[in-house]
RNA sequence: GGGCGGUUAGCUCAGUUGGCUAGAGCGAAUGAUUGACGUUCAUUAGGUCAGAGGUUCGACUCCUCUACCGCCCA
Numbered sequence: 001g002g003g004c005g006g007u008u009a010g011c012u013c014a015g016u017u018g019g020c021u022a023g024a025g026c027g028a029a030u031g032a033u034u035g036a037c038g039u040u041c042a043u044u045a046g047g048u049c050a051g052a053g054g055u056u057c058g059a060c061u062c063c064u065c066u067a068c069c070g071c072c073c074a
Base pairs, nucleotide, nucleotide: 001073002072003071004070005069006068007067010026011025012024013023019057028044029043030042031041032040050066051065052064053063054062
């Protein structure tokens, strides 16, 4: 330098023939339970969907560029 894949909650990941308010598990907080811790149950908070631009009535999803990570080729 070229090709491919990935980037979504604190962590691990789903999600999409483009469509209503973006989700799960773990973790966190609060409450119940306990003598206490743990377990269990309930509730809650937490996201500029990597960044910018474009297409579209509408973009996490499609296109382009950029950044970072991984693999392959040279």
A computed fold for a 74-nucleotide RNA from a Patescibacteria group bacterium, annotated as transfer RNA. Rfam family: tRNA. Gene Ontology term of the family: triplet codon-amino acid adaptor activity.